[in-house]
Order: sequence, then structure tokens, then C1' cells
RNA sequence: GCCCGUACAGGAGAUGGCAUGCCUCCUCAUAACCGCCGGGAUAACCGGCUGAUGAUGCCUACACGAAC
Repeated sequence: GCCCGUACAGGAGAUGGCAUGCCUCCUCAUAACCGCCGGGAUAACCGGCUGAUGAUGCCUACACGAAC
């Protein structure tokens, strides 16, 4: 690199970890996935904004405020 097999399976869901009788998506990887707004030409580039979750709970990291 090619071929075959594997789905009661595996994988993914903008920053970490664990959990879930949860949600969505992808299918043998050529995939699902890789945030938003404005300017710009739909690009490059520049400026700005939210969030450790897809959702929920907990932990960790960071930030802000208060108390001791």
C1' cells in the first nucleotide's frame, strides 16, 4: 500500500478527568468533530466575545467576589 473480516461494536460532539439504563452524529475511516461576531473577496489577515458539559452531576485547573 492492497484485500478480507469485525456493528449485541467502535468512534465523535470548540480546553482536562470520572460518571450516566441520557441526547445527537459517524461507520471499517475518505467519516462524525475542529466555537461565535465584525471588517475583508466566501480567502489570507485584523479586531472583538462566550464556555473546562452535547446535556446533567462531581472533581481538577483558571477567573471574580465575600468571610475567617
Source information:
Predicted 3D model of a 68-nucleotide RNA (Fluoride riboswitch aptamer (crcB RNA motif)) from Thiobacillus sp. 0-1251. The coordinates come from a structure-prediction model, not an experiment, and the mean pLDDT is 79. Lineage of the source: Bacteria > Pseudomonadota > Nitrosomonadales > Thiobacillaceae > Thiobacillus. It was read from a public genome assembly, where an Rfam model found it.